Notes
SAM riboswitch aptamer (S box leader), 105 nucleotides, folded computationally. Its mean pLDDT, the model's own confidence on a scale to 100, is 82. The model forms 97% of the base pairs in the Rfam consensus.

RNA sequence: UUCUUAUCACGAGAAGUCGAGGGACUGGCCCGACGACACUUCAGCAACCCCGCAUGAGCGGAAGGUGCUACUUCCAAAAGGAAUUCAUUCCUUUGAAGAUAAGAG
Numbered sequence: 001u002u003c004u005u006a007u008c009a010c011g012a013g014a015a016g017u018c019g020a021g022g023g024a025c026u027g028g029c030c031c032g033a034c035g036a037c038a039c040u041u042c043a044g045c046a047a048c049c050c051c052g053c054a055u056g057a058g059c060g061g062a063a064g065g066u067g068c069u070a071c072u073u074c075c076a077a078a079a080g081g082a083a084u085u086c087a088u089u090c091c092u093u094u095g096a097a098g099a100u101a102a103g104a105g
Stems, first nucleotide, its partner, number of pairs: 001105008013042005021031003026076003043069003048065002050061004073097001078094004083089001
């Protein structure tokens, strides 16, 4: 970096360093000098891998490998359906894209 499978409305923040952008991209809407984002330390959440029982579903655990700790993946974007309006708006399904894990190349 590519592919496959699964999940993505729950949950969980303090301190220190730095100093201007950040929430992937586009539009919107937000966060940010009352210091965001990022990094480090500590803490926590969750339970993909993992561990124990059962070996079918599942139940329990958290030592270790990842991950995560503003906003539903922040919302929309492409296609379809329902309601409504002057414009529009709103609900919903699927998909795309993305993130994470496990496996494979």